This is a predicted structure of a 73-nucleotide RNA (transfer RNA) from a marine sediment metagenome. Rfam family: tRNA. Rfam describes the family as follows. Transfer RNA (tRNA) molecules are approximately 80 nucleotides in length. By type it is a transfer RNA.
[in-house]
RNA sequence: GUGGCCGUAGGCAAGUGGUUAAGCCGCCUGACUGUGGCUCAGGCAAUCGUGGGUUCGAAUCCCAUCGGUCACA
Numbered sequence: 001g002u003g004g005c006c007g008u009a010g011g012c013a014a015g016u017g018g019u020u021a022a023g024c025c026g027c028c029u030g031a032c033u034g035u036g037g038c039u040c041a042g043g044c045a046a047u048c049g050u051g052g053g054u055u056c057g058a059a060u061c062c063c064a065u066c067g068g069u070c071a072c073a
Base pairs, nucleotide, nucleotide: 001072002071003070004069005068006067007066010025011024012023018056026044027043028042029041030040031039049065050064051063052062053061
C1' cells in the first nucleotide's frame, strides 16, 4: 500500500431498518447477618469510535475517516 474482520455503559457482550438499546460482571441503597460474605429486592450507567449521506424512521444501509486485528504485498 491492497483486501477482510472488529469498535455498543467502568469490563464482557446481544441486537442486521420501527416504541423503552437485552443480559452478565461491576458500582450504589435496602433486607438478611454479631460483622463480612452468600442470597434477595430496588437502583446507577451506552444518543452505539468520529463526520457526512439515504430513509417517514438508522446501532443496523451507503461514503469518508480514526483506532485495533488478520492475510497478501

Model confidence (mean pLDDT): 80 of 100.